Molecule: c-di-GMP-I riboswitch aptamer
Organism: Mollicutes bacterium
RNA sequence: UGCUACAUUAGCCAAAGCUGGAGCGAUCCAGUGUCGGAAAACUACAGGGUCUCUCUGAGAUAGCCAGCUGCAAAG
Numbered sequence: 001u002g003c004u005a006c007a008u009u010a011g012c013c014a015a016a017g018c019u020g021g022a023g024c025g026a027u028c029c030a031g032u033g034u035c036g037g038a039a040a041a042c043u044a045c046a047g048g049g050u051c052u053c054u055c056u057g058a059g060a061u062a063g064c065c066a067g068c069u070g071c072a073a074a075g
Stems, first nucleotide, its partner, number of pairs: 012037002017032006035063001042067002047065002049061005
């Protein structure tokens, strides 16, 4: 210097529930809340799965599998 992994430290995100709002709906937004997460960042036009409907089309889900990208200090 490079690669791999992640115990510790400092940090990061925010499940379910509840309150308000949007939507036919799946679900989403904000607040609250901390179940959990080493990518719980991003991607729904890499792909698959699941779900919804005004159903031969349109939509939702990335904290389902996955694709892709990144990570200070110290060991």